[in-house]
This is a predicted structure of a 152-nucleotide RNA (c-di-AMP riboswitch aptamer (ydaO/yuaA leader)) from Actinospica acidithermotolerans. The sequence was found by an Rfam model in a public genome assembly.

RNA sequence: ACAGCAACACCGCCGAGUUCACGCGGACGCGACAGCCGUCCGCGAGGAGCCGGGGACCCAAUCCCCCUGGGGUGAAUCCGCGUCCGCGCGGUAGGGCGACCUCUUGCGCCCGAACCCGUCAGCUAACCCGGUAGGCGGCCAAAGAGGAAAGA
Numbered sequence: 001a002c003a004g005c006a007a008c009a010c011c012g013c014c015g016a017g018u019u020c021a022c023g024c025g026g027a028c029g030c031g032a033c034a035g036c037c038g039u040c041c042g043c044g045a046g047g048a049g050c051c052g053g054g055g056a057c058c059c060a061a062u063c064c065c066c067c068u069g070g071g072g073u074g075a076a077u078c079c080g081c082g083u084c085c086g087c088g089c090g091g092u093a094g095g096g097c098g099a100c101c102u103c104u105u106g107c108g109c110c111c112g113a114a115c116c117c118g119u120c121a122g123c124u125a126a127c128c129c130g131g132u133a134g135g136c137g138g139c140c141a142a143a144g145a146g147g148a149a150a151g152a
Base pairs, nucleotide, nucleotide: 010138011137012136013135014134018048019047020046022044023043024042025041026040027039028038029037030035049132050131051130052129053128054127059122069120070117071116072115073114078091079090080089081088082087094111095110096109097108098107100147101146102145103144104143105142
């Protein structure tokens, strides 16, 4: 100097999943060894913000036959093939990323899961309830237009 791995810190990304003060506990640091000071983490109970659900009038729906329980969070739905029926593979509606932001064109990459309610749910003011997790990265595929910021 280059490459790889791990941890911490910092920065950034997906996502509603952020923030503030308080109490208790812990670790580390500072220290004049008095401190109850600083940072971080965990737990508890709150405020604010954010997200979601339930829930009137009005509106929508309302009939016949067949089949089928239905609904919700989420981008995550549908199709085909295989199957030991647990699932697996391929594609796909859809979602996200490529490091200031937006739009247009283009290229490349990733995801396309999981869970909940329990026979009940259209919309929905008032009102009521719940959530505020988790995961990943440290790149180089851009061009045009507009904006923002910084410097002179």
Rfam family: c-di-AMP riboswitch aptamer (ydaO/yuaA leader). The literature on the family includes a 2004 paper in Proc Natl Acad Sci U S A by Barrick et al., "New RNA motifs suggest an expanded scope for riboswitches in bacterial genetic control". Of the family's consensus pairs, 92% are formed in the model.